[in-house]
Molecule: small-subunit ribosomal RNA
Organism: uncultured Bacteroidota bacterium
RNA sequence: AGAGUUUGAUCAUGGCUCAGGAUGAACGCUAGCGGCAGGCCUAAUACAUGCAAGUCGAGGGGCAUCGCGGGCAGCAAUACCUGGCGGCGACCAACGUACGGGUGCGUAACGCGUAUGCAACCUGCCCCCUACUAAAAAAUAGCCCGGGGAAACCCGGAUUAAUACCCCAUGGCACUGGGACCCGGCAUCGGGUCCUGGUUAAAGGUUUACCGGUAGGGGAUGGGCAUGCGUGCCAUUAGCUAGUUGGUGGGGUAACGGCCCACCAAGGCUUCGAUGGCUAGGGGGCCUGAGAGAAUGGUCCCCCACACUGGCACUGAGAUACGGGCCAGACUCCUACGGGAGGCAGCAGUAGGGAAUAUUGGUCAAUGGGCGGGAGCCUGAACCAGCCAUGCCGCAUGCAGGAAGACGGCCUUCUGGGUUGUAAACUGCUUUUACACGGGAAGAAAACGCCCAUGCAUAGGCAACUGACGGUACCGUGGGAAUAAGCACCGGCUAACUCCGUGCCAGCAGCCGCGGUAAUACGGAGGGUGCGAGCGUUGUCCGGAUUUAUUGGGUUUAAAGGGUGCGUAAACGGGCGCUUAAGUCAGCGGUGAAAUCCCACGGCUCAACCGUGGAACUGCCAUUGAUACUGGGCGCCUUGAGUACCGUUGGGGUAGGCGGAAUUUAUGGUGUAGCGGUGAAAUGCAUAGAUACCAUAAGGAACCCCGAUAGCGUAGGCGGCUUACUGAGCGGUAACUGACGCUGAGGCACGAAAGCAUGGGUAGCGAACAGGAUUAGAUACCCUGGUAGUCCAUACCGUAAACGAUGAUCACUCGAUGUGCGCGAUAUACUGUGCGCGUCCAAGCGAAAGCGUUAAGUGAUCCACCUGGGGAGUACGCCCGCAAGGGUGAAACUCAAAGGAAUUAACAAGGGUCCGCACAAGCGGUGGAGCAUAUGGUUUAAUUCGAUGAUACGCGAGGAACCUUACCUGGGCUAGAAUGUUAGGGAACCCUGCGGAGACGCAGGGGCCGCAAGGCCCGAAACAAGGUGCUGCAUGGCUGUCGUCAGCUCGUGCCGUGAGGUGUUGGGUUAAGUCCCGCAACGAGCGCAACCCCUAUGUCCAGUUGCCAACGGGUAAAGCCGGGGACUCUGGACAGACUGCCUGCGCAAGCAGAGAGGAAGGAGGGGACGACGUCAAGUCAUCAUGGCCCUUACGCCCAGGGCUACACACAUGCUACAAUGGCCUGUACAGAGGGUAGCUACACGGCGACGUGGUGCCAAUCUCAAAAAGCAGGUCUCAGUUCGGAUCGGGGUCUGCAACUCGACCCCAUGAAGUUAAAAUCGCUAGUAAUCGCGUAUCAGCAAUGACGCGGUGAAUACGUUCCCGGACCUUGUACACACCGCCCGUCAAGCCAUGGGAGUUGGGUGGACCUGAAGGCAGUAACCACAAGGAGCUGCUUAGGGUAAAACCAGCGACUAAAGCUAAGUCGUAACAAGGUAGCCGU
Repeated sequence: AGAGUUUGAUCAUGGCUCAGGAUGAACGCUAGCGGCAGGCCUAAUACAUGCAAGUCGAGGGGCAUCGCGGGCAGCAAUACCUGGCGGCGACCAACGUACGGGUGCGUAACGCGUAUGCAACCUGCCCCCUACUAAAAAAUAGCCCGGGGAAACCCGGAUUAAUACCCCAUGGCACUGGGACCCGGCAUCGGGUCCUGGUUAAAGGUUUACCGGUAGGGGAUGGGCAUGCGUGCCAUUAGCUAGUUGGUGGGGUAACGGCCCACCAAGGCUUCGAUGGCUAGGGGGCCUGAGAGAAUGGUCCCCCACACUGGCACUGAGAUACGGGCCAGACUCCUACGGGAGGCAGCAGUAGGGAAUAUUGGUCAAUGGGCGGGAGCCUGAACCAGCCAUGCCGCAUGCAGGAAGACGGCCUUCUGGGUUGUAAACUGCUUUUACACGGGAAGAAAACGCCCAUGCAUAGGCAACUGACGGUACCGUGGGAAUAAGCACCGGCUAACUCCGUGCCAGCAGCCGCGGUAAUACGGAGGGUGCGAGCGUUGUCCGGAUUUAUUGGGUUUAAAGGGUGCGUAAACGGGCGCUUAAGUCAGCGGUGAAAUCCCACGGCUCAACCGUGGAACUGCCAUUGAUACUGGGCGCCUUGAGUACCGUUGGGGUAGGCGGAAUUUAUGGUGUAGCGGUGAAAUGCAUAGAUACCAUAAGGAACCCCGAUAGCGUAGGCGGCUUACUGAGCGGUAACUGACGCUGAGGCACGAAAGCAUGGGUAGCGAACAGGAUUAGAUACCCUGGUAGUCCAUACCGUAAACGAUGAUCACUCGAUGUGCGCGAUAUACUGUGCGCGUCCAAGCGAAAGCGUUAAGUGAUCCACCUGGGGAGUACGCCCGCAAGGGUGAAACUCAAAGGAAUUAACAAGGGUCCGCACAAGCGGUGGAGCAUAUGGUUUAAUUCGAUGAUACGCGAGGAACCUUACCUGGGCUAGAAUGUUAGGGAACCCUGCGGAGACGCAGGGGCCGCAAGGCCCGAAACAAGGUGCUGCAUGGCUGUCGUCAGCUCGUGCCGUGAGGUGUUGGGUUAAGUCCCGCAACGAGCGCAACCCCUAUGUCCAGUUGCCAACGGGUAAAGCCGGGGACUCUGGACAGACUGCCUGCGCAAGCAGAGAGGAAGGAGGGGACGACGUCAAGUCAUCAUGGCCCUUACGCCCAGGGCUACACACAUGCUACAAUGGCCUGUACAGAGGGUAGCUACACGGCGACGUGGUGCCAAUCUCAAAAAGCAGGUCUCAGUUCGGAUCGGGGUCUGCAACUCGACCCCAUGAAGUUAAAAUCGCUAGUAAUCGCGUAUCAGCAAUGACGCGGUGAAUACGUUCCCGGACCUUGUACACACCGCCCGUCAAGCCAUGGGAGUUGGGUGGACCUGAAGGCAGUAACCACAAGGAGCUGCUUAGGGUAAAACCAGCGACUAAAGCUAAGUCGUAACAAGGUAGCCGU
């Protein structure tokens, strides 16, 4: 110090989350020791038991108890008597009990903190000073007697003491009244001296002395009161107040005071937040933070408050009293039912509550407190111990060596390697700690006693006593590595990785997110990382968060400028001078308790902890100065502001008058069949005369052109002409005022449209509504009508995307250009200047888009507003409104985002340019029929599997009867059907018999070569098996498609914060990112093209098996033969085409031309060739391959069956429906291929398939082989036919082990549908379509009409690019990025969760009213008591509590109800995002 998370990516905004520290903690796992600290945060709930405040006999009466002494009885033990002594229960008196200890209920307050004041006060014990301490009397506890009661306790009688009580004396400097003088003070006043009147004291004990007592003064200590300042949240709490505010007089108090009372006045507090509500003890401090802050107040210290709840006083120096009292209440306990007792928020402890917090311990040894003369007693204060890893700190669990890098584990690419790991074993060393034994503290020194000094206080000396903790700390000795390691994590943030299991399951998760068969994210393991007697989790606080921003943020579009103006409070404010000294600054004084923090030193072996000293405590108060700035006071100034005068501008406003055009309506006229309306229609109007045209009239509303990129106004807004009234701006002059200013919370006014009220008005338009269309629907868009409304007047409403999404004012900061209105110079040029309205830009700013003197720049002042999205501008409350509604304005809950700008792509029922058999133009098909094939579906024991829009479906399959074959049924085999190695055996191999469907099994017979090695076969055991089982979403390879489309990128540079852009865009051109030109780009790569092959022409070379012109031979004929290379052809080389030439156009590239030439012309035709990538496209069944799965089977063998099923559906084809045809006869011309397990001439047989015989050919030689359409002739004559051939019957041929399921072919016979095919749809642009036949692969044969090739014949059409589809480039929009097959809205239905309303109901606190009213206090008082003082009683006032009634507030529950949020696939539609298919949005 930052990081993760919105996006395909980017920048910025913004929230959420994490890493740190802390804790009175809790929980989980684990745990060796010690030191120091801490330990009911909840129920201020209830408490059993014990203890926590007593002491004093040197105050007193006394003697219940103990001891001693004495007496007496007794042998004794012992009993009894005896206050005589030590002592002492209860009692009277005195002091203490108001301290110490606990808790945080209440309290938002002078409670606390801080600083002051008291001239308005008190103070026991302690210290100092002064004076005094004389003399009497009457009672009462106790004790004794009697009585009542269960008890607590009470009553009566008799008697008694005191340092108890009381009386009297004395009395001052004390209190109080009067008088005089002096001094002081901030007002009231205070102090001192003197004179005088009145009032009040005392206690004794013990005895050379001491302890006490009384009055007064002073001190110290402790308190009381008052004041300034500071000290929570809510304004959805805005008004509060009757003793209230003040005065006078009185009462009361220690003291001031409405503290209380009587009377008088009418005040007092409050937006600088009164009152009310909620919450809370405050501070020193503590935690965090760089700080400022934020949060907190446990332990320790200070203050306050409280003591079961509420009230009250008494006593006292002090209390309104924790372990005192009285009363009331609630609760608990005892009871003889009459009545009593009690208060752990003291220490332990119990129950309860709770996630959770300890022992019913020891001691007064120390420190401190109470009493006492003292010894001493008391002390759950305190000191210690116990429990708890609750925290902090320290220590240990060993150290060194040790590689065969052991065993084991884990991983692995597996004869091996890696890792655990110097880790272990083993060797050496050490002994903290633990254990055992031994030693063993400090904390303790006094008081008292004795001695001495001394006037006292006191000081000194001597001796002795005293330790809970504790035989603890600590020290020594001994043996021995001996007694001692866990927890969390390992996807990123965040240090740490592999295997197995699991398979969106189980689970994890702080955020992002993991898990759907290869999970570093779940669970386990190995390994690793971090910390370590702890480690994690959870809660809470601060930090990070500059995410409330004082330090230190923002508001055009991300959340955020009020709709506009005027203006109150308030904030801020021009120049000069004088003054003041409040702010400000400085010096100095006081205070800021201690502890804590910091520094230094010191003490426990260190540390934590503790001690001593310093610093600090940033504060407050007082005082003395300074005077720049701000403020206060005074005076002056003119530039800010205003005024005056002159001029000028404009749809500024209000009221009135007037005008024309148009629409509509009415009337009249002309006139006839339609008009109107739409995408097309219909509703509607019209023969009762519409529409159209003309004339006249009425009425309402709005003002064409001018008109603008223009003007005016604060905003809303303002538009015919004119009149009246009126507001404002600007310019000029510089006459006047002299800071009069700016902003502006509340407040007031204005405020489009819609809407509301009353009255009027109503032509056009037009919500609602009606009808017609559209549509799946159409409560819409379109059409025909049409009411409110729109208009006027008056009064409301008060909101808008009221926008420049940009508050007002002032100053400053380059320019260019247009325009409106002034002014200056003679002027309409031009120019200067001022105020407006615009555009473009420098600097600068901004996340960017953009802004840029009209700022979103640089500064100043004031106001308003924002703080994640949703919930929600909602609910409740309040205010306003006639209503509609407006203003103010939350929370629960929920999400990990929502949102801005820009980028790339994609998309668009957006635009532009261009291309393609894309459309169009044409030709032929498909879709209808029959059949073939494939697929779906269905069926089946099985109908094996895959391919599924385009890009599956005559596809894998270029050959399913067995085989193939993967499927089914059944029969068999188990190291297996195949291959390698091999002990051993045997030639291999052939034949036969039996069983069997066969596989196979059983039995028998025959039978080698080689010199050798061995060949060949069988073969136990073993190692490597095998799998067409799964995953094409783990893969390689191969392939389809976009697409033979023209694109896809890179380097460097430049631009941009960046994604990215530029280049590649632009202007032309091309089939092409092809080329040219231009250009912040310059180059380059993969693609395009070319290079390759075939083909079209020619040349050269070559000349058999091809060819045959000339020569010769020869045949019935034939290149048949000799021969020839001319030709054809074959096949090798080469040439040829490049817009090279011409004309035109063009800068060029290039284009055009029936151009020339040429076999071919602008890429001649065809092929091979497929950029970056897309579709998780296809294939694990060609092959290969990771992982998983099967192993007497998911492997292997065999027989039979199936893949050929068949109600259907689709796809691809074949054949047709006929005359451009069918049939018959004759006849002509190819190319490319195949052939020895073959092709077969030829001959014969058969109608034929074919058979028999037989020749040639391993092929330019022989052969398949006939090509067919064509041509010539004949026939048929429009018909279900001489078309068509399905189907079925019969008979055959061939292949093959075998044609039943299930082959092809031949012959005879049969002769179905079908007469050109709906919606729709496919191919093709030239040697193409169409049509005709031929060949080949596979193959025994063949389901081939398929596929792949070959040649023959051989068209039509293209105007053109509007439209459909696909594609390319540029551009615009976007809420899409899984990318439009996208995204996404609302109702309804289901589940879950929180909330509002709600008849009511329950509870709580609070205030007021009325009734009642305890104890106590105050006041009054004749009867009773008393000598008196006085008391009792009674009365009144006050008051806790209780009761009654009403109301408000807060909270819980609540039938029902409302809206919201969330949830994997629900329903209905399609609103928004593209022109989202009616642009969207805002208000009503």